Large-subunit ribosomal RNA, domain II from a Patescibacteria group bacterium, 691 nucleotides, folded computationally. The prediction has a mean pLDDT of 84. NCBI's taxonomy places the organism under Bacteria, Bacteria candidate phyla. It was read from a public genome assembly. Its Rfam family is "Bacterial large subunit ribosomal RNA".
Context: one part of a larger RNA
RNA sequence: GCCGGCGAGUGUUUGCGUGUUGCUAGGCUAAGACAAUGCCAUGUCGGAGCCAUAGUGAAAGCGAGCCUGAAUAGGGCGAUUAAGUACCGCGCAAACGACCCGAAACCGGGUGAGCUUACCAUGAUCAGGAUGAACUUCGCCGAAAGGCGGAGGAAGGUCCGCACCGGUGUCCGCUGUAAGGGGCUCGGAUGAAUUGUGGUAAGGGGUAAUAUGCCAAUCGAACCCGGAGAUAGCUGGUUCUCCCCGAAAUAUAUUUAGGUAUAGGGUCAUGACACAAGCAGGAAGGGGUAGAGCACUGAUCGGGUGUUUCAGGAGCAAUCUUGAGCAUCUAGUUAAACUCCGAAUACUUUCUGUUCUUUCAUGGCACUCAGUAUCUGGGCACUAAGGUCCAGAGGCAAAAGGGAAACAUCCCAGACUCACAGCUAAGGUCCCAAAUGUAUGUUCAGUGGUUAAGGAAGUGGUAUUCCUAGGACACCUAGGAGGUCGGCUCAGAAGCAGCCAUCCUUUAAAGAAAGCGUAACAGCUCACUAGCCGAGGAAUACCGCGCCGAAAACUCAACGGGGCUCAAACAUACAACCGAAGCUUGAGAUUUCUAUGUAUUUAUAUGUAGGAGUGGUAGGGGAGCGUUCUAGGAGCAGUGAAGGUUUACCGACAAGGUUAGACUGGAGCGACUAGAAGUGCGAAUGCCGGC
Numbered sequence: 001g002c003c004g005g006c007g008a009g010u011g012u013u014u015g016c017g018u019g020u021u022g023c024u025a026g027g028c029u030a031a032g033a034c035a036a037u038g039c040c041a042u043g044u045c046g047g048a049g050c051c052a053u054a055g056u057g058a059a060a061g062c063g064a065g066c067c068u069g070a071a072u073a074g075g076g077c078g079a080u081u082a083a084g085u086a087c088c089g090c091g092c093a094a095a096c097g098a099c100c101c102g103a104a105a106c107c108g109g110g111u112g113a114g115c116u117u118a119c120c121a122u123g124a125u126c127a128g129g130a131u132g133a134a135c136u137u138c139g140c141c142g143a144a145a146g147g148c149g150g151a152g153g154a155a156g157g158u159c160c161g162c163a164c165c166g167g168u169g170u171c172c173g174c175u176g177u178a179a180g181g182g183g184c185u186c187g188g189a190u191g192a193a194u195u196g197u198g199g200u201a202a203g204g205g206g207u208a209a210u211a212u213g214c215c216a217a218u219c220g221a222a223c224c225c226g227g228a229g230a231u232a233g234c235u236g237g238u239u240c241u242c243c244c245c246g247a248a249a250u251a252u253a254u255u256u257a258g259g260u261a262u263a264g265g266g267u268c269a270u271g272a273c274a275c276a277a278g279c280a281g282g283a284a285g286g287g288g289u290a291g292a293g294c295a296c297u298g299a300u301c302g303g304g305u306g307u308u309u310c311a312g313g314a315g316c317a318a319u320c321u322u323g324a325g326c327a328u329c330u331a332g333u334u335a336a337a338c339u340c341c342g343a344a345u346a347c348u349u350u351c352u353g354u355u356c357u358u359u360c361a362u363g364g365c366a367c368u369c370a371g372u373a374u375c376u377g378g379g380c381a382c383u384a385a386g387g388u389c390c391a392g393a394g395g396c397a398a399a400a401g402g403g404a405a406a407c408a409u410c411c412c413a414g415a416c417u418c419a420c421a422g423c424u425a426a427g428g429u430c431c432c433a434a435a436u437g438u439a440u441g442u443u444c445a446g447u448g449g450u451u452a453a454g455g456a457a458g459u460g461g462u463a464u465u466c467c468u469a470g471g472a473c474a475c476c477u478a479g480g481a482g483g484u485c486g487g488c489u490c491a492g493a494a495g496c497a498g499c500c501a502u503c504c505u506u507u508a509a510a511g512a513a514a515g516c517g518u519a520a521c522a523g524c525u526c527a528c529u530a531g532c533c534g535a536g537g538a539a540u541a542c543c544g545c546g547c548c549g550a551a552a553a554c555u556c557a558a559c560g561g562g563g564c565u566c567a568a569a570c571a572u573a574c575a576a577c578c579g580a581a582g583c584u585u586g587a588g589a590u591u592u593c594u595a596u597g598u599a600u601u602u603a604u605a606u607g608u609a610g611g612a613g614u615g616g617u618a619g620g621g622g623a624g625c626g627u628u629c630u631a632g633g634a635g636c637a638g639u640g641a642a643g644g645u646u647u648a649c650c651g652a653c654a655a656g657g658u659u660a661g662a663c664u665g666g667a668g669c670g671a672c673u674a675g676a677a678g679u680g681c682g683a684a685u686g687c688c689g690g691c
Base pairs, nucleotide, nucleotide: 001691002690003689004688005687006686011096012095013094014093015092016091017090018089019088021086022085023084026051027050028049032045033044034043035042055062056061065077066076067075068074099237100236102234106227107226108225109224110223111222117201118200119199120198121197122196123195124194125193126191128160129159130158131156135152136151137150138149139148140147141146164188165187166186169184170183171182172181203219205215206214207213212221240624241623242622243621244620245619250263251262252261253260254259264368265367266365267364268363269362270361271360272359276358277355278354279353280352281351282350283349284348285347291341292339293338297335298334299333300332302330303329304328305327306326307325309324310323311322312321313320314319371396372395374393375392376391377390378389379388380387401412402411403410416588417587418586419585421584422583423582427578428577429576430562431561432560436575437574438573439572440571441570442569448564454548455547458545459544460543461542462541463540464539465538466537467536476531477530478529479528481505482504483503486500487499488498511526514525515524516523589614590613591612592611593610594609595608596607597606598605599604625680627677628676629675630674631673632672635669636668643664644663645662646661647660648659649657650656
């Protein structure tokens, strides 16, 4: 891991609700007794007591009334024609282990110092080598104190180093040789050394040269048994089928935030049936949002005017001037906490129509209190986030199907079943891959099939202005002059450093010069003119499509792919088609309502026709299947029970089937009607077994 078996809402008591049944203004017995009995059961008594039949008051009490009160008032609770009670079934609650498994822990009583810590008693062990203290003695020197040297001596938590004790570094080992080892290396090795044996200290404790170390592979409190099924607002698991409906992830409160209570939203039952509810249209309302505006409150830009309010400057002063402030006028801008204004929606009331119970009330049972992406209006944030917090909407959650290549949340559309029938939606129609053409244009960038500011005689179009056969525009040829080197300035300043002025003349035309250039001149162009040429040209604005801007890390990889250029791209228009579990058609099932028939005392069952339905998590409601046992009971079985393997069949479908057959098996099985439960397994790192 697989297979098989086991494996989780149970029992008691009480209460609430509901249903069947009995009796009914009543209903029921409890303990116990008696009878009978193999046991379990059963029957008959037993009226104590309980609930109901009357309420009200704190109570005494009174009583269809009572209480309050001074009250004959008012008010509160009642009566006024009505239903209880008992068992049983089911749902739920409370108390208990209370659906099952699961702690870490707490407490009690015991067992442990054969491991280890410390101590006590008594024993044992430490190769070899080195160093050479005290002290003794000898020699020499010295007046002495003393000094030097030799010999002996053998001290030391001394040195090197075996045994022994340890465990420094590294490698190996890491389902090991080993639940701590091995190799090399390393520390101590006469000491606070090591070690044998016997003994002492016990868990709220001991022991500890303190490491929270050790106290039997266990130690921030040992182990064993018990309290004990501790508790677990937490995690996991919780076993057959079908039918109807179908949520929530919010508000308030919470030692509350992943829990709970009440409300909201679901379901079921009963009742209410209209002035209920929803929708559509009409009518009447209040509002201060969007927008707009500047009349208020503020903010704000430019200009004017006024002002001894202030500051700077000039002036002897008068005064002038500059700036700021304030006030005012004027042209503008602006606000969630501004408003002279002011919608759409929404909301309230009302009328009509329509749907036809969708509504409301009471009661039973829940679940929900982590939501989520998208669009819209906003707050916070960076007009950041697959961000966060509100509000509105439809979704997902709890929704399958088609589209978006793939893709809970986007677009289309809500799956009762069947069909090799039809029509459509979104989206598509060259091939993968169902289905396409036409017309007029655009694009050349594979743009389409990523992005901005910005940039560009890309290209198509619209509009306006101007020039043009009296010859435009572009090229080419020629001219582009004179006063004059204008005046000033300057070393120079001659069209062309700078300042001022910017005239006149000759002309077809030519600036006191638009550039380059020179030290200054010179020189080269331009404007402007003529000739040549011979038909359109110049400029501006806007619109469509394209171009550049454009750099990333696993090849192409930013159309799903192939591939596509009068398109298979884009725009406009038209006509077709494809395309879903949508709609239609045919057949069938089922729920509910209406009508009607049959059976029946009702309840109900069943038939026919019609209408409306039949996605679904949590959850509510309804109807069934199967297992074991018990009672009644048709039966079956060695001419082969149960069980096993397998094939077909039956039931509209399901849980299922004592329907039939084959093989196996070898002794019990059991229709039907009821009752009672150790009643259904795939999951719980489930338990046990097998492989």